Predicted 3D model of an 85-nucleotide RNA (c-di-GMP-I riboswitch aptamer) from an Erysipelotrichia bacterium. The organism belongs to Erysipelotrichia, within Bacteria. Rfam family: c-di-GMP-I riboswitch aptamer. Rfam links the family to the GO term cyclic-di-GMP binding. Rfam's curators write: GEMM was predicted in a large-scale screen for bacterial structured RNA regulatory elements. The coordinates come from a structure-prediction model, not an experiment, and the mean pLDDT is 81. RNAcentral holds the sequence, with entries from Rfam.
[in-house]
RNA sequence: UACGAAUCUGGGCAAACUAAUCGAAAGGUUAGGGCGCAAAGUCAGACGUCUAACGUGGAAACACUAUGAUGGGUCAACUGCAUAA
Numbered sequence: 001u002a003c004g005a006a007u008c009u010g011g012g013c014a015a016a017c018u019a020a021u022c023g024a025a026a027g028g029u030u031a032g033g034g035c036g037c038a039a040a041g042u043c044a045g046a047c048g049u050c051u052a053a054c055g056u057g058g059a060a061a062c063a064c065u066a067u068g069a070u071g072g073g074u075c076a077a078c079u080g081c082a083u084a085a
Stems, first nucleotide, its partner, number of pairs: 012037002017032006035072001041078002045075003048070003055064003
C1' cells in the first nucleotide's frame, strides 16, 4: 500500500405512533418519538409491490390501466467512515 471484515471508539440515520401540512389516493414534508439499520447514504435503470385521479369497459356492483408512489422490497449504479488477525 492492497485485500479482508470480527471488534472497539467517535459518531450517523430514524420504524410504529402523535401533531401540523401537501396529495384523489398510495404516500411525502416538518417537529416530536425510537423499532431497528455497517450503507436504513444518494439515485427511479430493471424487476416486484402499493394507489387509481384521468381514461377505458359495464345497467350497476365493479374491473383494467401509471403518467403517481415505494431506495426501511430485490438487484444494479454512484459515494462514504474508525479499526484487528